[in-house]
Context: one part of a larger RNA
């Protein structure tokens, strides 16, 4: 000097920051991912047409289950696990993929069969299920077509090489979607490109040797199977090889890093918060959808744990925000709002968003800010010392003159908001201009004024080290103490009381780092 810090005595304001370091223990309850009706059919409500009525059309009208579509792979928590290409850092991919975005070239032709929803029968404590009947799509399925893509044959250029690029040919392979208020949005093939991720390697990454050997898919090679892609990943033969005192194997410990402390430095210690990866989601396994999956608030199976049950069976994971309980010295509110800024759906209005943006709590830390200012005696009172004359405390007080910071009472009262949207006007799609509206925090910041020294000071120390001294009790007794080491009758070292250093909303104490 420093802390995500605790305890102790004390505590007046504000801002910015921070805040379960232990049980990856185990959760009441609320929220945390929805969304599109302009992708599709029924149903209810509303409104409008026509009709004497039933009732028929009609509306991008309103609700919502269903099909389908995008998103749920992001965001957000946590650090168990892992000594590892896990992670930094420098390369490589000629061995790789990539939803939605942007750019180009091309297309969008004509068919079928289903299944929810829904009507009907059943079954059943629940969770849910079964059997039959209809139906629609931008769902699902042949069929045309193919610039070009896949393959097959040539030529040609490039690379260190497995190769990689360009033309020509050839046909055995393969698309596709509408919606519609005429504005657009959308589908498919094909190349590029951003973004994003996968894969390989050089090098660096904790202890111990009281751990010296270690390895059978193990090394390596033909073949093959898979994968997006390399590969012994993964199979079948062949060889018998790999690694190791430049420390292999095993065993501890540990999530890396950018960084933080700290020290002139070099080092040293650390990885909270905020950023990057990474790895987990009650524990072990597993696949399935999908452009993308460790799939936290998917599924499936098997443990454990807890709840329901009609005993036949079911349901459930807070390392997400809040809360609750235990643990523990210790650590928050079951708060507001989606205005801002990001995100997912949408033509879009808008809809969700516990990410985020605010508030609340704790001096847990950092900064700033009060807690009064100037006069004011050779100097009241008190207390405390004393050689009894006095001297301290102390200009401190008391009194005079002020000020008005925070607070308190009154008034006024922001910015963060800019688009997108709705209205007009110009204008060729599109854009410009102009008016509207919209704030959780917030009646908050801040600003004026009103009265008013009123409401806001403590710890710790005073033998040396080290700044600060005396009186009384106590008497190796109750105590002190970081080290020396102090009390056994005048103790500057226990304990008060006076004073006196030191830092001040904080002072000290303990851990802990350097």
């Nucleotide at each position: 000097a420093a802390c995500g810090a605790a305890c102790g005595c004390u505590g007046g304001u504000g801002g910015c920051g921070u805040g379960u370091c232990u049980g990856a223990u185990g959760c009441a309850u609320g929220c945390a991912a929805g969304u599109c009706g302009a992708g599709c059919g029924a149903g209810g409500c509303g409104g409008g047409c026509a009709g004497c009525g039933a009732u028929g059309c009609c509306c991008a009208g309103c609700c919502g289950a269903g099909c389908g579509g995008c998103g749920g792979a992001c965001g957000g928590g946590u650090g168990a696990g892992u000594a590892a290409c896990g992670c930094g850092u420098g390369a490589g991919c000629a061995a790789c993929c990539u939803u939605c975005c942007c750019c180009c070239g091309g297309g969008c032709c004509g068919g079928g069969a289903a299944c929810a929803a829904c009507c009907g029968g059943c079954c059943c404590a629940a969770c849910g299920g079964c059997c039959g009947g209809c139906u629609a799509a931008u769902g699902c399925c042949g069929g045309a077509u193919a610039u070009g893509g896949c393959g097959g044959g040539g030529c040609u250029c490039c690379u260190c090489a497995u190769g990689g690029g360009g033309c020509c040919u050839u046909g055995g392979c393969g698309a596709a979607a509408g919606a519609u208020u005429c504005a657009u949005c959308g589908c498919c093939c094909g190349g590029g490109g951003a973004c994003g991720g996968g894969c390989u390697c050089g090098c660096g990454u904790c202890c111990g040797a009281u751990u010296a050997g270690g390895c059978a898919g193990u090394u390596g090679g033909c073949g093959g199977u898979g994968c997006g892609a390399c590969g012994g990943a993964c199979c079948a033969c062949c060889a018998a090889a790999c690694c190791u005192a430049c420390g292999a194997u095993c065993g501890g410990u540990a999530g890396c890093c950018g960084g933080c402390c700290u020290g002139a430095g070099a080092g040293g210690g650390c990885g909270u918060a905020c950023g990057g990866c990474c790895a987990c989601a009650u524990u072990g396994g597993g696949a399935c959808u999908g452009a993308g999956a460790u799939a936290c608030g998917g599924c499936c199976c098997a443990g454990a744990c807890u709840c329901c049950u009609a005993c036949g069976g079911g349901a459930g994971g807070c390392a997400g925000c809040a809360g609750c309980a235990g643990g523990g010295a210790a650590u928050a509110u079951u708060g507001c709002g989606c205005a801002a800024u990001g995100g997912g759906c949408g033509a879009g209005a808008g809809c969700c968003u516990g990410a985020c943006g605010c508030a609340g709590c704790g001096a847990c830390g950092c900064c700033a800010c009060g807690u009064g200012u100037g006069g004011g005696a050779c100097g009241g009172a008190g207390c405390g010392c004393c050689u009894a004359g006095g001297c301290g405390u102390g200009u401190a007080a008391a009194c005079c003159a002020c000020u008005g910071u925070c607070g308190c009472g009154a008034g006024g009262g922001a910015a963060u908001a800019g688009a997108g949207g709705g209205c007009c006007g110009c204008c060729u799609u599109g854009g410009c201009g102009g008016c509207u509206g919209c704030g959780a925090a917030u009646g908050u910041a801040c600003c004026u004024u009103g009265a008013g020294a009123g409401g806001a000071a403590g710890c710790g120390c005073c033998g040396g080290c080290a700044a600060a001294c005396u009186u009384c009790g106590u008497g190796c007794c109750a105590g002190c103490a970081g080290c020396c080491g102090c009390g056994g009758u005048a103790a500057u070292a226990c304990g008060a009381g006076g004073g006196g250093c030191g830092c001040g909303a904080g002072c000290g104490u303990u851990g802990u780092u350097c």
The prediction has a mean pLDDT of 83. Predicted 3D model of a 514-nucleotide part of an RNA (small-subunit ribosomal RNA, 5' domain) from an uncultured Fibrobacterota bacterium. Its Rfam family is "Bacterial small subunit ribosomal RNA". Rfam 15.1 lists 42,628 matches to the family in 10,626 species. RNAcentral holds the full RNA, with entries from ENA and SILVA.